Overview:
The RNA shown here (Bacterial RNase P class A) has 356 nucleotides and comes from an Acidimicrobiia bacterium. Its mean pLDDT, the model's own confidence on a scale to 100, is 77. The gene name in the source record is rnpB. Taxonomically the source falls in Acidimicrobiia (Bacteria, Bacillati, Actinomycetota). The model forms 92% of the base pairs in the Rfam consensus.
[in-house]
């Protein structure tokens, strides 16, 4: 110079006017409000609503059943299905990337099409016919009973692979060595597992199939949940009848006052928090510890706009203008995942080429 791969920032900028939203402060106002300054006002993903937690309201002796979810090891973490280191498998020349990654020797069930068979093996082509049978010219000779599983053909997988040795032909039927799989001893590692050696002919997958096994897991969500509380029902006193009185009963248009449960409606929850930024210390890291430093949306029919002017960037038109700005819009709050993304930077590393 060319190809890549990991991580990290950003992702229009200033400036003018004129709006919008809550809040602070002045000023006016009985309140209701109204004026003025003032600073603040979406994002890495606010999103999918897929995990895990705060908080809340219900439930709740305790254990056991079922359900549902995790699944290699040590670690972080309030918590995880997240993360970081390792271990194994697998991809990639590499830097690197990916893996629900416990058990298939507890039992039960699948394996389409192909194919002769797809799991207590079978036998289309094929070897064989040593035995038994038939025939013999007595040399055999049929492919009848029968044995066989090398070889060939399917297939994503054919009952481990390579040599012998046996045998009528074969075949882990045996024998050597290889690759796996238990078991067993030793030596390293906290551990997952790794080296190394001995023994057993023990040798399809499959468990995001049922299932064993180990751990976890109360339900419902801010429309949660809580306070205030108009009108209207409805109860009460006042009042009216009946009565001397009082209770009591019965009325009850109207008006006034209380009591109540709650709708409208308002307010609380609501944003200072497992909180941001930096520095330092520890630690391989994820993170965790001190110190200083900051406060930065809080709507509720839901605010965060629009113009203009300079500058950027990039696309297309073209040659004078002039359009256009990637993804995408908080709704209780946090941690993570996953998914979208125009275009910029910065870092650290692999490969190739070529030149000192």
């Nucleotide at each position: 110079c060319g190809a890549g791969u990991c991580g990290a920032u950003c992702g229009g900028a200033c400036g003018g006017c004129c709006g919008c939203g809550a809040c602070u402060c002045c000023g006016c106002u009985u309140u209701c409000g109204c004026g003025g300054a003032g600073g603040c006002g979406a994002g890495g993903a606010a999103a999918g609503u897929c995990c895990g937690g705060a908080c809340u309201c219900c439930a709740c002796a305790g254990g056991g059943c079922a359900c549902g979810g995790u699944g290699c090891u040590g670690g972080g973490u309030a918590a995880c299905u997240c993360c970081c280191a390792g271990g194994c498998g697998g991809g990639g020349c590499a830097a690197c990337c990916c893996g629900a990654c416990g058990g298939a020797a507890a039992g039960u069930g699948c394996a389409g099409c192909a194919g002769a068979a797809a799991a207590c093996a079978a036998a289309c082509c094929g070897c064989c016919g040593a035995u038994g049978g038939u025939c013999u010219u007595c040399g055999g000779a049929c492919a009848c009973a029968g044995g066989c599983a090398a070889g060939g053909u399917u297939g994503a997988a054919a009952a481990g692979g390579u040599g012998g040795u046996g045998u009528a032909a074969g075949a882990g039927a045996c024998c050597a060595c290889c690759a796996g799989u238990g078991c067993c001893c030793c030596g390293g590692g906290u551990g997952a597992c790794c080296g190394g050696g001995g023994c057993a002919g023990c040798u399809u997958g499959u468990a995001a199939a049922c299932c064993c096994c180990a751990c976890c897991g109360g339900g419902a969500g801010c429309a949660a949940g809580g306070c205030c509380a108009a009108g209207c029902a409805g109860g009460g006193a006042u009042c009216a009848a009946c009565g001397g009185c009082c209770c009591g009963u019965u009325g009850c248009a109207u008006a006034u006052c209380c009591c109540g449960g709650g709708u409208a409606g308002g307010c609380c929850g609501c944003u200072c928090g497992a909180g941001c930024g930096g520095a330092c210390u520890g630690g391989a890291g994820a993170c965790a510890g001190u110190c200083c430093g900051c406060c930065a949306a809080g709507a509720u029919g839901g605010a965060u706009g629009g113009u203009c002017g300079u500058c950027g960037c990039g696309c297309g038109c073209g040659a004078c203008a002039g359009g256009u700005c990637a993804c995408a819009g908080a709704a209780u709050c946090c941690g993570g995942c996953u998914u979208a993304c125009a275009g910029a930077u910065c870092g650290a590393c692999u490969c190739g080429c070529a030149u000192c």